The RNA shown here (small-subunit ribosomal RNA) has 1488 nucleotides and comes from a Dehalococcoidia bacterium. The RNAcentral record of the sequence draws on ENA.
RNA sequence: GUGUCGGAGAGUUUGAUCCUGGCUCAGGAUAAACGUUGGCGGCGUGCCUAACGCAUGUAAGUCGCACGAGAGUCCUCCCUUCGGGGAGGGCAAAAGUGGCGGACGGGUGAGUAACACGUACGAACCUGCCCGGAAGUGGGGGACAACCCCGGGAAACCGGGGCUAAUACCCCAUACGGUCUACGGACCAAAGCUUCGGCGCUUCCGGAGGGGCGUGCGGCGGAUUAGCUAGUUGGUGGGGUAACGGCCUACCAAGGCGACGAUCCGUAGCUGGUCUGAGAGGACGGUCAGCCACACUGGGACUGAGACACGGCCCAGACUCCUACGGGAGGCAGCAGCGAGGAAUUUUGCGCAAUCGACGAAAGUCGGACGCAGCAACGCCGCGUGGGGGAAGAAGGGCUUCGGCUUGUAAACCCCUUUUGCGAGGGAAGAAGAUCUGACGGUACCUCGCGAAUAAGUCACGGCUAACUACGUGCCAGCAGCCGCGGUAAUACGUAGGUGGCAAACGUUGUCCGGAUUUACUGGGCGUAAAGCGCGCGCAGGCGGAUUCGUCAGUCUGGGGUGAAAGCUCUCGGCUCAACCGGGAGAGGUCCCUGGAUACUGCGAGUCUUGAGGUGCCUAGAGGAGAGUGGAAUUCCGCGUGUAGUGGUGGAAUGCGUAGAUAUGCGGAGGAACACCAGUGGCGAAAGCGGCUCUCUGGGGGCCACCUGACGCUGAGGCGCGAAAGCGUGGGGAGCAAACCGGAUUAGAUACCCGGGUAGUCCACGCCGUAAACGAUGAGCACUAGCUGUCUGGGGUAUCGACUCCCUGGGUAGCGAAGCUAACGCAUUAAGUGCUCCGCCUGGGGACUACGGCCGCAAGGCUAAAACUCAAAGGAAUUGACGGGGGCCCGCACAAGCAGCGGAGCGUGCGGUUUAAUUCGAAGCUACGCGAAGAACCUUACCAGGGCUUGACAUGGCGCGGACAGGCCGGGAAACCGGUCCUCCCUUCGGGGCUGCGUCACAGAUGCUGCAUGGCUGUCGUCAGCUCGUGCCGUGAGGUGUUGGGUUAAGUCCCGCAACGAGCGCAACCCUCGUCGCGUGUUGUAUUUUUCACGCGAGACUGCCCGGAGCAACCGGGAGGAAGGCGGGGAUGAUGUCAAGUCAGCAUGGCUCUUACGUCCUGGGCUACUCGCACGCUACAAUGGGCACUACAGACCGUUGCUAAACCGCGAGGUGGAGCCAAUCGGACAAAGGUGUCCUCAGUUCGGAUCGCAGGCUGCAACCCGCCUGCGUGAAGUCGGAGUUGCUAGUAACCGCAGGUCAGCCUUACUGCGGUGAAUACGUUCCCGGGCCUUGUACACACCGCCCGUCACGUCAUGGGAGUCGGCAACACCUGAAGUCGGUGAGCCAACCCGCAAGGGAGGCAGCCGCCCAAGGUGGGGUCGGUGACUGGGACGAAGUCGUAACAAGGUAGCCGUAGCGGAAGCUGCGGCUGGAUCACCUCCUUU
Repeated sequence: GUGUCGGAGAGUUUGAUCCUGGCUCAGGAUAAACGUUGGCGGCGUGCCUAACGCAUGUAAGUCGCACGAGAGUCCUCCCUUCGGGGAGGGCAAAAGUGGCGGACGGGUGAGUAACACGUACGAACCUGCCCGGAAGUGGGGGACAACCCCGGGAAACCGGGGCUAAUACCCCAUACGGUCUACGGACCAAAGCUUCGGCGCUUCCGGAGGGGCGUGCGGCGGAUUAGCUAGUUGGUGGGGUAACGGCCUACCAAGGCGACGAUCCGUAGCUGGUCUGAGAGGACGGUCAGCCACACUGGGACUGAGACACGGCCCAGACUCCUACGGGAGGCAGCAGCGAGGAAUUUUGCGCAAUCGACGAAAGUCGGACGCAGCAACGCCGCGUGGGGGAAGAAGGGCUUCGGCUUGUAAACCCCUUUUGCGAGGGAAGAAGAUCUGACGGUACCUCGCGAAUAAGUCACGGCUAACUACGUGCCAGCAGCCGCGGUAAUACGUAGGUGGCAAACGUUGUCCGGAUUUACUGGGCGUAAAGCGCGCGCAGGCGGAUUCGUCAGUCUGGGGUGAAAGCUCUCGGCUCAACCGGGAGAGGUCCCUGGAUACUGCGAGUCUUGAGGUGCCUAGAGGAGAGUGGAAUUCCGCGUGUAGUGGUGGAAUGCGUAGAUAUGCGGAGGAACACCAGUGGCGAAAGCGGCUCUCUGGGGGCCACCUGACGCUGAGGCGCGAAAGCGUGGGGAGCAAACCGGAUUAGAUACCCGGGUAGUCCACGCCGUAAACGAUGAGCACUAGCUGUCUGGGGUAUCGACUCCCUGGGUAGCGAAGCUAACGCAUUAAGUGCUCCGCCUGGGGACUACGGCCGCAAGGCUAAAACUCAAAGGAAUUGACGGGGGCCCGCACAAGCAGCGGAGCGUGCGGUUUAAUUCGAAGCUACGCGAAGAACCUUACCAGGGCUUGACAUGGCGCGGACAGGCCGGGAAACCGGUCCUCCCUUCGGGGCUGCGUCACAGAUGCUGCAUGGCUGUCGUCAGCUCGUGCCGUGAGGUGUUGGGUUAAGUCCCGCAACGAGCGCAACCCUCGUCGCGUGUUGUAUUUUUCACGCGAGACUGCCCGGAGCAACCGGGAGGAAGGCGGGGAUGAUGUCAAGUCAGCAUGGCUCUUACGUCCUGGGCUACUCGCACGCUACAAUGGGCACUACAGACCGUUGCUAAACCGCGAGGUGGAGCCAAUCGGACAAAGGUGUCCUCAGUUCGGAUCGCAGGCUGCAACCCGCCUGCGUGAAGUCGGAGUUGCUAGUAACCGCAGGUCAGCCUUACUGCGGUGAAUACGUUCCCGGGCCUUGUACACACCGCCCGUCACGUCAUGGGAGUCGGCAACACCUGAAGUCGGUGAGCCAACCCGCAAGGGAGGCAGCCGCCCAAGGUGGGGUCGGUGACUGGGACGAAGUCGUAACAAGGUAGCCGUAGCGGAAGCUGCGGCUGGAUCACCUCCUUU
């Protein structure tokens, strides 16, 4: 360079992020099954479960050219009673003798973990039929079936007697050859038939193919199976076999196997291959092919070339059937079929035409092998259900914003085609072999005719994942692979329309591989996520320095063999294509043989010194063990001094003390621990080690030289050491202190605090063997920038010497480069870069558990599961929120003050209760004088009753009529109903406007949803914050900017800074008040002009001075000024939070009602009244109350209105009507204040509730239910518990005035206006709220969070359990069938030998005996499983009980080990850890 091959991820833990990690999905496959659906063809496939049981048929026969006999039949002859019989010859059934084959073919997978299989080798073997070669085939003999006779039996079948053939059986002869041999020799065959061609027979040699045997290597789970073995391992003799062998036997020896996993248990036929996968690998072994094993279960042999024999035999057992009860018969895991089991798997078909097999010389016969057909969408492949045109985009359906959109060129309709189908005609190949021969099959195929005709479903549509709407439903019904949907608008349920996917199928379920680098060889990890053994020594094992030679095992390479076929890949070909099938090539092994290479590793031999070790000198040290010894302190005892307390705590109490404590002095006893030194220090392998002295002893470091010569590293098992607690025995016991007892605290307090106190803590000896035994970091070696501190050596320089300085080892600590890491962090003491060895991990819970085993006196330790359950559990870091964490700062937040509230009466609102109704909403702050800025009717939404139904209101269509309105009469509470009177406009003459009635569309709803919404509003909060762009940092969430130092009311400004800028907020711009100027001045003022009104402008900016602070921002002070450091007030409310509020103000989606949930009317209710709460008013009095007189505002309002003067009335009010659309008139007298007087501390001349009477006003109407006036009545109340509110200056407080709403008014409310006019702020510890920084966190609907354990209830799985039931394998003993073998064999026997014969011999048989042995029995154990009263814990389960353990300093820091105790979490003691917050002291407990 070319060619080829070739690996995709997603969802789910969080508020978000990165990582770890599991779960799940998308793919492919299938001997499948199930649901829905189903047109055709080809090729395949079809009991995976009960190796469960089987009716019926069939699956192995054949040969007359091996043999005897021969039913029947044909021919000839004879006889005949005319039925038939006999003889000869031919054909020949069934049966028999004999031969070959039934050991193949076909089935199944039970058993088997084995030389069974695969692969590669080996030597001690056999082999019928077949092929090649050599030699032979001579002579003779005796039987037994069939058949006949007799007998037994139900049958199956059997016994006795008699006849007979052979390629059946036997003997003799011969021996190329073969076997044996002491080598001389001995022994051993045969069968005939024939058409005369041949086919056979015997012996031996060789071949081919087949088989037996042995060996190396390979392929499974459990160690909670660690030891197994007696023919066991080997030898010798013998036996046995086709053959080697302990295969068998006798004797001898004592071996053999095993951590490289023996034995045992479980599971399993093995392979070629199949599926998957990028591959490595993983899983599987159905069809086809090779091998093995089995044939009802177990045992056994016989025959044979071959069997221990599927359709043979014997025995035992179970089962089924027959029986005359005496006995018999049977084995579908052949093909079909039946029953059963099961989710599930076919016809009791045709044919030997082909292929192949058995027999035969052959014709041929036989073959459920096989070839075909049938059934099944079970799989793969192919085809079709039509093609073209066709917009009025038909109808119908669905949706709709009502316009339309969609189904959709889809249909109809027109033209065309005919695969498939139906009908008809023709019609194969497959036949090899000249003729004949085809089950399939009149099939495939071809031709013609008919006619779009006969043919589409299924699943999905929230994300993953391609495809969306409507309705129904309302945490129901249901869905779901994971995440999760459903609680009234569900793209997630059901249905419909539409859409997407696949298609004669489509989905679902099961199983396997993949994705999963999630067991990691390729290709992972262990500081904090799961994971380094607590530490050392060390056997095996693994790994190992430099160099030389040899060897060639590993390694590399050439050649050869083999790796069956099929399959796979490539290629060519045959069925129209494909599936399928055929030809050729390739690929495929950790395999075997052989030649070669020798770098590396191994092995053998040798050398070396750098690894390691040793010798010498020097050196530091709480290293270890033993013995001794010292002082301080606590406690106790004795004596003295001394007196009323002491002790203890947050505060107390228990306790001790007048019998003299505490305190103090002296003396004594005893035990334990060693202050200061002390360190960020030292030593040790770790645990751990601390006064001083002595003895013994281990290890380390430095320096120089020498010695050994790889002696090394690691280390499964093993062995040893191993804090504290605990255990045993014996001591000891001062202090401390589990348990325990008191006292407190508390709701309780089995705790924290206090007073006591026993084990224990200490010593000796022996156990235990665990800890957060931690650096949460195994050991060793090497390499890879540095800087600094410290401990301890060595050297150099300088010096008299020390210090200092420099270099160099060993240790320890801080920081940091590269690199690594998920991040945090690590960083020559690695968590960097490499190598070696060991240990360990594989989601959370169950479970540091159960069972088993081992250890322990016990406590307990070590090892270590499963069922079940969850969709997570986790690590690090980020942003928030929170903390009974920290720092800084602010606010009427506290404090300092003033006035209140909470108590009374009344008003108003709310809850509650009541009611026919007491309409509705608002609910901590942020609901409650709130919506209400006006509920007697109305309002009004509520209740009762009476009415109306196109409606009280809007628009439109159609029909009829007419003005409408209005008046009058009747009923009625009214609404309403009925009746009656009166009565239009425009016109182009068509009609129109207006209007009534009827009717149809529709109106209407204060009915629901503020959790479907718009808009508006409250609140944090007028707090100072909230963000963006670009850049930079970080894998990322995110950070930076915005943090820091100052400063401010302020993220205000300044300085600094990887940031630089910007936006929304702050501030300013706007309004108003305060000063001045100017203009205009009416209705103002009333003449100096100012006040005043309206309008325009000026003025304030830290501008100036001093000081502080960097020369900053700014702060403090001052001048000037009406005003000073934002001058006072207002308007103005960032990003957002509370699913905050409002569907009843309005608007609005959806839902609901439609002679009513609409609408009208009358009356009632919203005003109820035992009670609770909130906001107020008036008071309780003398800073006051009453009366009289008398001042001074601002703002606002007024024509259906304000209303003057005047008059009447005690008064509310009435009469009256001037003036005023208002700087003109009116409301309108402001009140507190001032002057004077009375009251004199009392339930009052305080206070005014309540009630009575009499009036006034508004209004259709004051009964429920208005306000006002006069007279009378005169309640509670004497300053308010716990607690709580407002306010920092013209403010609080006190005082009145006005307005809106409104006929009137429950107005003491609300909104404004002016008048009089304070006190206090040291300060920021605390309460509340907020801002910034920081810290911890297991919180994130965010502390009103999270969360633990007991108890109670339900469900589920599981451990223990007196036992009980069963399976499996083994052992001991008893019994022991058939049968082989051995012994015997008096009974029985034709062949050969002797003998005339009788008889005998050789040989054999029955029978009997013995060894072995299946099954059976008895017994004690082993192991596994089922079940079991009761019992243990565990898991899970919307709203159960008790507490509050943990997360923040979680309110006593937590956790680990251990021990005791306690309803429970837990508490306490001892030792340990940091994976603990905090600046420090103090702070009683609790807080769901």